[in-house]
Molecule: transfer RNA
Organism: Bacteroidia bacterium
RNA sequence: GGUCUUGUAGCUCAGGUGGUUAGAGCGCAACACUGAUAAUGUUGAGGUCCCUGGUUCGAGCCCAGGCAAGACCA
Numbered sequence: 001g002g003u004c005u006u007g008u009a010g011c012u013c014a015g016g017u018g019g020u021u022a023g024a025g026c027g028c029a030a031c032a033c034u035g036a037u038a039a040u041g042u043u044g045a046g047g048u049c050c051c052u053g054g055u056u057c058g059a060g061c062c063c064a065g066g067c068a069a070g071a072c073c074a
Stems, first nucleotide, its partner, number of pairs: 001073007010026004019057001028044005050066005
C1' cells in the first nucleotide's frame, strides 16, 4: 500500500425484510430479606447505535467518505 471483517449501555454481545417504544446477561444504585454479609427477589439509573454526508415519508440496519481495532496479501 491492497482486500476483507468489526464498531450498539461501564464490560461481553443480540437486534429477520428499514416502520416510528433500542434490548439481554454481567456490573452499578436503592429497597426487601439477614444479627451482619453472600446469595436471592423487586425497582431504577445508565445510549451522540464511532464521526460526517447521502438515499428514503421513515435509517442502529442501505450508500459514500473518514476514524479506530483486527485478519490476510504484498